This is a predicted structure of a 100-nucleotide RNA (SAM riboswitch aptamer (S box leader)). The coordinates come from a structure-prediction model, not an experiment, and the mean pLDDT is 81. It was read from a public genome assembly, where an Rfam model found it.

RNA sequence: CAUUCAUCAAGAGUAGCCGAGGGACUGGCCCUAUGACGCUACGGCAACCAUCCACAGCGAAACGGUGCCAAAUCCAACGGAAACAUCCGGCAGAUGAAAG
Numbered sequence: 001c002a003u004u005c006a007u008c009a010a011g012a013g014u015a016g017c018c019g020a021g022g023g024a025c026u027g028g029c030c031c032u033a034u035g036a037c038g039c040u041a042c043g044g045c046a047a048c049c050a051u052c053c054a055c056a057g058c059g060a061a062a063c064g065g066u067g068c069c070a071a072a073u074c075c076a077a078c079g080g081a082a083a084c085a086u087c088c089g090g091c092a093g094a095u096g097a098a099a100g
Base pairs, nucleotide, nucleotide: 001100003098004097005096006095007094008093013042014041015040016039017038021031022030023029026076027075028074043069044068045067048065049064051060052059053057073092078089079088080087081086
């Protein structure tokens, strides 16, 4: 990097450094000099893998490998249903696991 499968309305932040953008893309709407984003330290959430309960499971636990800690994946975007509200599916994306 492309493929397959699963999940994505729950949950969880302080300090230090830096200094202007950031929330993937487009539109919207937000966050941000009362310092965002990012990095580091510590803390936390969750439970995909691994572990344990012989197996199983909607179980246990949280030492290990990942992940995550503004807003539903922030919302929409494409299609369908409906009544405008709204709902369902798809695309895209993210994370994990597997095999290449």